[in-house]
Context: one part of a larger RNA
Molecule: small-subunit ribosomal RNA, 3' major domain
Organism: Sharpea azabuensis
Parts: sequence; structure tokens; C1' cells
RNA sequence: UGACGGGGGCCCGCACAAGCGGUGGAGCAUGUGGUUUAAUUCGAAGCAACGCGAAGAACCUUACCAGGUCUUGACAUCGAUCCAGGCGCAUGAGAGAUCAUGCGCAUUCCCCUCGGGGAAGGGAGAAGACAGGUGGUGCAUGGUUGUCGUCAGCUCGUGUCGUGAGAUGUUGGGUUAAGUCCCGCAACGAGCGCAACCCCUGCCGCCAGUUGCCAGCAUUGAGUUGGGGACUCUGGCGGGACUGCCUCUGCAAGGAGGAGGAAGGCGGGGAUGACGUCAAAUCAUCAUGCCCCUUAUGACCUGGGCUACACACGUGCUACAAUGGACGGAUCAGAGGGAAGCGAACCCGCGAGGGGGAGCGGAACCCAUAAACCCGUUCUCAGUUCGGACUGCAGCCUGCAACCCGGCUGCACGAAGCUGGAAUCGCUAGUAAUCGCGGAUCAGCAUGCCGCGGUGAAUACGUUCCCGGGCCUUGUACA
Repeated sequence: UGACGGGGGCCCGCACAAGCGGUGGAGCAUGUGGUUUAAUUCGAAGCAACGCGAAGAACCUUACCAGGUCUUGACAUCGAUCCAGGCGCAUGAGAGAUCAUGCGCAUUCCCCUCGGGGAAGGGAGAAGACAGGUGGUGCAUGGUUGUCGUCAGCUCGUGUCGUGAGAUGUUGGGUUAAGUCCCGCAACGAGCGCAACCCCUGCCGCCAGUUGCCAGCAUUGAGUUGGGGACUCUGGCGGGACUGCCUCUGCAAGGAGGAGGAAGGCGGGGAUGACGUCAAAUCAUCAUGCCCCUUAUGACCUGGGCUACACACGUGCUACAAUGGACGGAUCAGAGGGAAGCGAACCCGCGAGGGGGAGCGGAACCCAUAAACCCGUUCUCAGUUCGGACUGCAGCCUGCAACCCGGCUGCACGAAGCUGGAAUCGCUAGUAAUCGCGGAUCAGCAUGCCGCGGUGAAUACGUUCCCGGGCCUUGUACA
């Protein structure tokens, strides 16, 4: 100087408390451990691994296993020499990789004595240089990332003090979300952080008016058409909030209250992550040193596996019902996606879906009926008209192919489950809870993930205690 203390002081954070809803019990989904296996590829490991890398494992992916194959190789450069090179199809053998055979179509440029020659490029190619490796080492590395932590800190120049390590500044008194600002001070300044500048959202104005809108006029089944730019909206540019004003308080910074205002003291949200810590994570995104393999630790193929199952844990979904289930009616979003795509009307089917093809590269057409909610009827507390696992049968769709191992539909079957021990998690407002919708990935496959809107709470006395953190101080046998 740091670090640490079941030392002290001050102060924060859904840290506790106050509340609301969960997890832990059930069934299922998913990840992991374990076990099993020919293989169940690999990585991630307290917080900060475990719906994580996986924003899509039937083949492919795929890195694993078994079997069948290749050895200058699936891929790159160079190659003596050869070819007219190339494309497509068929037949046979085979699980295929591959091997063999046949057919069709096609023919770069330059010179030219029309015989041919040459050239860049293309294909094949012996030997060999070399390729290749998701083989090892993240404790050799780059890059990227997590975490403390959006915490308020981390430093430097000069000066001063100290033999020196170092201190001072950065401590102190106030204040703030903040090393934010003020006052003081052997310090005076400065940098990286904080804040602001950026984006979304909340109010207003201006510009613009189609594909959007419709007040008045005409018109229609309908903003449908004429028309209109007022309104909504769209999207571009501006304005607006600064403790600016008032009162009180304070030396000041600031604080408390008030007015006006759509908004008030950081308005709400996002992006943004200082010096560093964890030899944190990643050699399997990529790159890369060294080591290792080289007829194999490389490469191709078929099939299997990653989907196993006595168990254990994490994360979720659905429930256990009446604030509910079922049926009928009425009816209100936002944000997105669409051409090898989205696919309307209409017809068929109980349905998944099939037929059909209009329109749309989309403020126009389509996906696309939002659901909860509301109105009415029914069920009457029951393992039930709750719950839907499991199973049987019949089908639909994608795809070369759904046996291992996809999704969906109809009928039947109807299990556990009556609110979950110790323990434990999230959340302070348009939040929690609850309800549906969209998107990425994607042939197909979502209870996951990323977004979107609808309905919309309760509680916070307080900082003694638990956890994490900041500043000062104290002890120390630690560095």
C1' cells in the first nucleotide's frame, strides 16, 4: 500500500422487511449428472454450468459407433506426360460410396501455306513436394465473451511531504443516482469512467397527403366512388423541462412545498460497461505457437447413435377447478413476415387438410377469426361435464425416406393430481400477475428464445438482521 475481520462509523441495491405470484409435491417437455451402450460425439461446472454453445439431431447436420471403401487424397498450389476437353441420359453389379458399358447433345482464342502449329484457360495425371485433422494444450496465444457492475470508481503531470515503500491531490464538512456539485484544504491541473451528445416513447407546431384518414356535400351493401387535408395516422424537421418562476430553508451546492404544464426535478425505456478481478469461458466460430496422426487421429458411403433409463438435480409447460369448465352470441390490438414465398373468395372434408387459384416484392393483397374480456344458457363440488398423461384404431402433412425417431386431426381410452416438507425464486407500475399474437431458425418440427400489444394489481413502517457493494477508520502472525 492492499486484502481480510463472527472490528467500528456513514451510505446504497427487490438485500431484508411489507406485499403479489411462483419453484420444491403431480403428469409431461427440455437440459444436466449418473448408469447403460458398439456409440450413446464434444464443450459449459457455485453465484457467473444445467430450454447453455443448439435461432430447429429422421438422412444431411455429425464431430460418435459398426460395416463397406480410398490413399497426392473430399479441398489448394506445382507437376513429366496425355486429352479435347464439357453436359445430360440409360443399362448392369452393389446397401451405397463405387465400378463397368452404352447413347445423345455440345466444341475457347490466335496464326494459318487449310496439312497443322501455338497460347491463356479447362480436364486427366506417375513419382514427389504437399494437402487434411471438430487430434492435444484456453495453464503458450490473438480475437470474442461472462462476472463483480451502470457499481462510482481508476489514474496521470507538476508541485509539496517522506531515507524509502509511498503519501498528498481522491481526505474533511455538506450534497447527489453519481469522484454530481459546493465549501474548506499543500496542493494546482488533467485523463479514463459519471452525466450529456444517439435511439424509442409521452405533448405541441410546421412540411407532406397515397396505398392511410372522413368533419361537412353527393354517392354506396361497404371510405365504395366523386371530393376534401380538417381529424386520425404515417415520417421528416423543429419546439418543449432549465430547479427557469414563487414561498420556505441553506454560506453555497442543494433541499421541501407550490404554480403553470402533456410531462418536474435523471419524465419512462434502450444503446452505452472505466483501471482491473476470476491462470473465469472458448484451440469445436475463426485465427494461431508448440506437440501429435500421415494406406490414418485424414477422406467417402450405408446403417446405427447423439432420442438409451433403476435413478438424482436445474429450467419450464399443463393442472389440481365455480374469480371455473362447456356451448351459443356479440366484439376490441400492436408489432412483424411474404416470390423456390404469403396464398384470398369459392367448393369438398366432423377435422387436420385437399381442390382452387384471385391478389400481393405489399400503409393496397395474403398470413389473419386476436385471446382474455362482455352477454346468455348449462354444469353444482363430485377425482366431476375438473384434469389431460398413457394407450388403441382411423386419417392428414412435410420429405428420397417418419421402424428406431417428426408434427397435426378425429373417435375411443381416460392415469397422477384436491395448492405441494425442509427449503427457495421473481417482481416497486403500465411493473407483477394474466391473455393471446408475431418473428428468427426452418422441407417438416417450439411448452424454448427474441419481440408485440390486451386486461391490469398489492405493498414499501423502516434499515436491527441475511446477501452483495461504495467511502472513512481500526486490528492483523496474510501478500